[in-house]
Context: one part of a larger RNA
RNA sequence: UGACGGGGCCCGCACAAGCGGCGGAGCAUGUGGAUUAAUUCGAUGCAACGCGAAGAACCUUACCUGGGUUUGACAUACACUGGAAAGCCGUGGAGACAUGGCCUCCGCAAGGCCGGUGUACAGGUGGUGCAUGGCUGUCGUCAGCUCGUGUCGUGAGAUGUUGGGUUAAGUCCCGCAACGAGCGCAACCCUUGUCUCAUGUUGCCAGCGGGUUAUGCCGGGGACUCAUGAGAGACUGCCGGGGUCAACUCGGAGGAAGGUGGGGACGACGUCAAGUCAUCGUGCCCCUUAUGUCCAGGGCUUCACACAUGCUACAAUGGCCGGUACAGAGGGCUGCUAAGCCGCAAGGUGGAGCGAAUCCCACAAAGCCGGUCUCAGUUCGGAUCGGGGUCUGCAACUCGACCCCGUGAAGUCGGAGUCGCUAGUAAUCGCAGAUCAGCAACGCUGCGGUGAAUACGUUCCCGGGCCUUGUACA
Numbered sequence: 001u002g003a004c005g006g007g008g009c010c011c012g013c014a015c016a017a018g019c020g021g022c023g024g025a026g027c028a029u030g031u032g033g034a035u036u037a038a039u040u041c042g043a044u045g046c047a048a049c050g051c052g053a054a055g056a057a058c059c060u061u062a063c064c065u066g067g068g069u070u071u072g073a074c075a076u077a078c079a080c081u082g083g084a085a086a087g088c089c090g091u092g093g094a095g096a097c098a099u100g101g102c103c104u105c106c107g108c109a110a111g112g113c114c115g116g117u118g119u120a121c122a123g124g125u126g127g128u129g130c131a132u133g134g135c136u137g138u139c140g141u142c143a144g145c146u147c148g149u150g151u152c153g154u155g156a157g158a159u160g161u162u163g164g165g166u167u168a169a170g171u172c173c174c175g176c177a178a179c180g181a182g183c184g185c186a187a188c189c190c191u192u193g194u195c196u197c198a199u200g201u202u203g204c205c206a207g208c209g210g211g212u213u214a215u216g217c218c219g220g221g222g223a224c225u226c227a228u229g230a231g232a233g234a235c236u237g238c239c240g241g242g243g244u245c246a247a248c249u250c251g252g253a254g255g256a257a258g259g260u261g262g263g264g265a266c267g268a269c270g271u272c273a274a275g276u277c278a279u280c281g282u283g284c285c286c287c288u289u290a291u292g293u294c295c296a297g298g299g300c301u302u303c304a305c306a307c308a309u310g311c312u313a314c315a316a317u318g319g320c321c322g323g324u325a326c327a328g329a330g331g332g333c334u335g336c337u338a339a340g341c342c343g344c345a346a347g348g349u350g351g352a353g354c355g356a357a358u359c360c361c362a363c364a365a366a367g368c369c370g371g372u373c374u375c376a377g378u379u380c381g382g383a384u385c386g387g388g389g390u391c392u393g394c395a396a397c398u399c400g401a402c403c404c405c406g407u408g409a410a411g412u413c414g415g416a417g418u419c420g421c422u423a424g425u426a427a428u429c430g431c432a433g434a435u436c437a438g439c440a441a442c443g444c445u446g447c448g449g450u451g452a453a454u455a456c457g458u459u460c461c462c463g464g465g466c467c468u469u470g471u472a473c474a
Base pairs, nucleotide, nucleotide: 001474002473003471004470005469006468007467008466009465010464011463012462014458015457018421019420020419021418022417025312026311027310028309029308030307031306032305033303034302041052042051063298064297065296066295067294068293069292072121076120077119078118079117080116081115082114083113087102088101089100090099091098092097105112106111123287124286126285127284128283132281133280134276135275136274137272139270144183145182146181147180148179149178150159151158152157163174164173165172189264190263191262192261194232195231196230197229198228199227200226204221205220208219209218210217235258238252239251240250241249242248301440314414318373319372320371321370322369323368324367330361331360332359335354336353340349341348342347380411385406386405387404388403389402390401391400427450428449429448430447431446432445433444
């Protein structure tokens, strides 16, 4: 000087106060384990386990079995040599491939393009993340981490950065052997909440006119909504109390918004030899008729079991049936696909419109109105299984999703324990997108609808900041 223990001050959904879960059931997904020819590899307390994977039937694919190949699936160069190459058709084969036929080049030339032989070399998702770059997680959006000069100390080092207040903040004020400065904090950026101005098409429709069973449908209009730009607005600016005539804090006015208005992006010095050699780059080591490469099939989807994260439930604040209302944000040409018709449905047919503020996906759902069920393993719950179909795709056996009929399991609110959340939040309801032929999505990322309860307080648990004290620790 740190680290740890004690003390003081302070903070955080840390506890408490509340609301909803998890832990019990079924299923989905990930993991451990077991199994296997293979069940590819990585991630392992918080900070691995719906994680890399924002899509494993083939491909992907790295694994296994079997069949091929050796200048190679891919790059560059040289020498020699042949020819256009590609493609199409036939035969053998699981295919890779082999084989036969057809077709067959530009340029005057050098050469271009492709194949063969040979040589350099290629190639490796082989090893080492404890050789590394880059990127990332975490403490933690915690308020800290340092430097120059000066001063003090033999020195390590201290001071500044401590102290009194204050703040979300090393934020600011005051004091002080310190005076300044840097990286962080805050602000500048994006978004959202109010208003003004400009511009009105594909958006809007108050007033005027026309038309329709009906619809901004038409003429027209710029008022409103909205969209796109540019501005204004919030600064403790004003008033009062407290306070060191301070920083600041409490209350109030005005205001759409008030003391950081809400949300996001943004992550200091560093810690964990944290994670990643399988995104990529790369040192060294290793393989080189194989640890490279091509192909078919299989596997990554197994299943006594254990854990993690979710979904659906156990019902009446509910289930079912009928009617009816209101979003936002997205996506669309190898695409989104309307009306109409067929089918109980998945879907089929059909083909209008739209590269989209125009058309489509697209009926939002919970809600509201009416009816029914009456507490039961049920008109709850939907697993499992049987049968029949639809769609994508060379191909749904291993191993896809969806629809219909039948079947109807466990489950009556979950032990010890444990998690999330302080407001448009939790809870609850649906919608969209990426990936994607299709989809195992109940995942993820967004979007809106409805919309709470509680916080006395800081004794205790956990994590953290500052000061101080002890130490046989570094």